[in-house]
RNA sequence: GGUUCCAUAGCUCAGUUGGUUAGAGCGCCAGUCUAGUAAACUGGAAGUCAAGGGUCCGAAUCCCUUUGAAGCCU
Numbered sequence: 001g002g003u004u005c006c007a008u009a010g011c012u013c014a015g016u017u018g019g020u021u022a023g024a025g026c027g028c029c030a031g032u033c034u035a036g037u038a039a040a041c042u043g044g045a046a047g048u049c050a051a052g053g054g055u056c057c058g059a060a061u062c063c064c065u066u067u068g069a070a071g072c073c074u
Stems, first nucleotide, its partner, number of pairs: 001073004006068002010026004019057001028044005050066005
């Protein structure tokens, strides 16, 4: 230098032949329970879906560029 893949909640991940409030588990907060803690149960908060632009009636999903991580080729 060329190329492939990845980036979604605090963490680990699902969701992509575009379709209308973006999810799960763990963690966190509150409540119930307990003498108290843990466990269990109930409820809740937390996301500009890496960044910018484009296509479209509509983009986490398609296209382009950039950033970061990993791999391959030279």

Overview:
Transfer RNA from Octopus bimaculoides, 74 nucleotides, folded computationally. The source organism's lineage runs through Eukaryota, Cephalopoda, Coleoidea, Octopodiformes and Octopus. It matches the Rfam family "tRNA". Gene Ontology term of the family: triplet codon-amino acid adaptor activity. The family's RNA type in Rfam is transfer RNA. The coordinates come from a structure-prediction model, not an experiment, and the mean pLDDT is 82.